Model confidence (mean pLDDT): 75 of 100. Predicted 3D model of RNase P RNA and transfer RNA as a complex of 489 nucleotides. Rfam match: Bacterial RNase P class A. From the family's description: Ribonuclease P (RNase P) is a ubiquitous endoribonuclease, found in archaea, bacteria and eukarya as well as chloroplasts and mitochondria.

């Protein structure tokens, strides 16, 4: 100095005016608010609502199983994760470094178009090779040779594909093949290292069933449901209402209340019988995501449950709502994510929703002039966005601008 | 907040278990008519909403993104 790669930070400052919010002192006040002073008032993403969690309510019983939906290389971290970090293994890239949904394909099912002989218990089209059955040509009459069929052998070679059952070299064949070998690959145990993933190593096996699970699947973990319009409290209204359709079905047994008939001579009392009511047990049906076993709660008739339409009310206030997996220093501990200790700091809480408006300087960026080249003047311009219950990831959007550390080239000491 | 569903030709829409993207109308060009509509042949026109995986091979499948639409929430 040029061209990369990481990884971090910042995203105008500062002053004066007029607003807006929410606290605090105060004062007043017709109790609805007003003055007056003091302090606070968006982001790194507040944003997509993808993930994990806090908090609120519902269900919360017990095992088994099964659905459904998620995660998937191996240690750590963490409140959790699909997230970090740090390692392993593929691939890329001269390198810094940068991607990977990275479990299984001899559990099963499917599927692999088109071209292609053949695409999944492999296949012979060209080609080579053999037989020498048919013909022709030749001849030293044993044979040689040509040609189109015939039988056969053959995965090296062409040609087809994304993919043709290990590769390359050498042997060896009629010609050819792991048919032999050597070296790579690759299998399944062996010993060594490593918490692991995985590596590395001789010998052994002669190659033994290709891809696709982001197609079902299998395996192995993980997960109760909803969401601050959760949910509390206060207060105010209304007609606690209706219509239609689905669905379960109207059971049975004892006690036990009072009523009514009849009957024991009449009253107490006693017996039968009827409708009722309350309890209870079997039974039946819902409900707790599904079954099953057990468990509970409803209902069991003026009825339970579900769907939908149709009316009616109210749309008010206060709490949940800001001290927290907080945030800044600085020190330990780790390779790092990240964890502990010490000091400090208090830092937004509205509610259809406020954090703005403008100007003045100063500091960035362009442009045009001017210029003593040091600069001055004039106009412009400066992104993505906008809290709504809180956190921690991730993802995405983003003018410009600084910082550190590193690789690859290139000139000069 | 939460949950559905869509994007394909100029409009409305198919497209199935991945294999060369259609279909109706509209449009253009010829025929038929004095002519026009109506009918007859025939003919272009696609980023499949964008970007990245995943397979050989994506309109279909996975992920993240943009844009539309539609529902639910209070008493009783």
């Nucleotide at each position: 100095c040029c061209a990369g790669a990481c990884g971090g930070c910042c995203g105008g400052g500062c002053g004066g005016u007029c607003g807006c919010u929410c606290u605090c002192g105060u004062g007043c006040u017709u109790c609805g608010g007003c003055g007056c002073g003091g302090g606070g008032g968006a982001g790194g993403a507040a944003a997509g609502u993808c993930c994990g969690g806090g908090c609120u309510c519902c269900a919360c019983g017990g095992u088994g199983a099964c659905a459904a939906g998620g995660c998937g290389g191996c240690g750590g971290g963490u409140a959790a994760c699909g997230c970090c970090c740090g390692c392993c293994g593929g691939g890329g890239g001269c390198g810094a470094c940068c991607c990977c949904a990275g479990g299984g394909a001899u559990a099963g099912c499917g599927c692999c178009a088109c071209a292609g002989a053949a695409a999944g218990c492999a296949a012979a089209c060209c080609g080579c090779c053999g037989c020498u059955c048919a013909g022709g040509c030749u001849c030293u009459c044993g044979g040689g040779u040509c040609u189109u069929g015939g039988c056969g052998g053959u995965a090296a070679g062409g040609g087809u594909g994304a993919a043709a059952g290990g590769g390359u070299g050498g042997g060896g064949u009629a010609a050819g093949a792991g048919c032999c070998c050597a070296c790579c690959g690759c299998g399944g145990a062996c010993c060594g290292g490593g918490c692991g993933a995985c590596c590395g190593g001789g010998a052994c096996g002669g190659c033994a069933u290709g891809g696709c699970a982001a197609g079902c699947c299998c395996c192995g973990c993980c997960u109760g449901g909803a969401g601050c319009a959760a949910g509390a409290c206060c207060g105010a209204a209304u007609a606690g209402g209706g219509g239609u359709c689905c669905u379960c079905a109207u059971g049975u047994c004892c006690g036990c209340c009072g009523c009514c008939a009849g009957g024991g001579u009449c009253c107490a009392c006693c017996c039968u019988g009827g409708a009722g009511g309350c309890g209870g047990g079997c039974g039946g049906c819902g409900c707790c995501g599904u079954c099953g076993c057990c468990g509970g709660c409803g209902c069991u008739u003026c009825g339970g449950g579900g769907a939908u339409c149709c009316g009616g009310g109210u749309g008010g206030g206060u709490c949940g709502c800001g001290a927290g997996a907080a945030c800044c220093g600085u020190c330990c501990a780790g390779c790092a994510a990240u964890g502990g200790g010490c000091g400090g700091u208090c830092c937004a809480g509205a509610g259809g929703a406020a954090u703005g408006a403008u100007c003045g300087u100063c500091g960035c960026c362009g442009a045009c002039c001017g210029u003593a080249c040091g600069c001055g003047g004039u106009c412009g311009g400066a992104a993505c966005a906008g809290a709504a219950c809180c956190c921690g990831g991730c993802u995405u959007a983003c003018a410009g601008g600084c910082c550190g550390u590193c690789u690859g080239g290139c000139u000069c000491c | 907040u939460c949950c559905u569903c869509g994007g394909u030709a100029g409009c409305u829409c198919a497209g199935c278990u991945g294999g060369u993207a259609g279909a109706g109308c509209a449009g253009c060009c010829g025929g038929c008519u004095g002519u026009u509509a109506a009918c007859c042949g025939g003919c272009g026109g696609g980023u499949c909403g964008c970007a990245g995986g995943u397979u050989c091979g994506a309109g279909u499948c996975c992920u993240g993104c943009c844009c539309g639409a539609g529902g639910a929430g209070c008493c009783a």